[in-house]
RNA sequence: GUCCUCAUAGUUCAAUGGUAGAACAACUCUCUCCUAAGGAGUAGAUAUAGGUUCGAUUCCUGUUGGGGAUACCA
Repeated sequence: GUCCUCAUAGUUCAAUGGUAGAACAACUCUCUCCUAAGGAGUAGAUAUAGGUUCGAUUCCUGUUGGGGAUACCA
């Protein structure tokens, strides 16, 4: 240089065109003599810029970042 792959909540992962979910963590309440555990609830995210579409986390292109393959011959 070329090619492949990944980027979603504080963390680990789902959702693959049609309301973005779960677990742990955080916060509130409850329980308890207190703490922990348990129970109920709340808030919290699609790397970025465009395009296609009635509708994009999902499909296409560029960019950024992480990981990987390759220096070869038809």
This is a predicted structure of a 74-nucleotide RNA (transfer RNA) from a Candidatus Peregrinibacteria bacterium. Its mean pLDDT, the model's own confidence on a scale to 100, is 81. It matches the Rfam family "tRNA". The family's RNA type in Rfam is transfer RNA. The RNAcentral record of the sequence draws on ENA.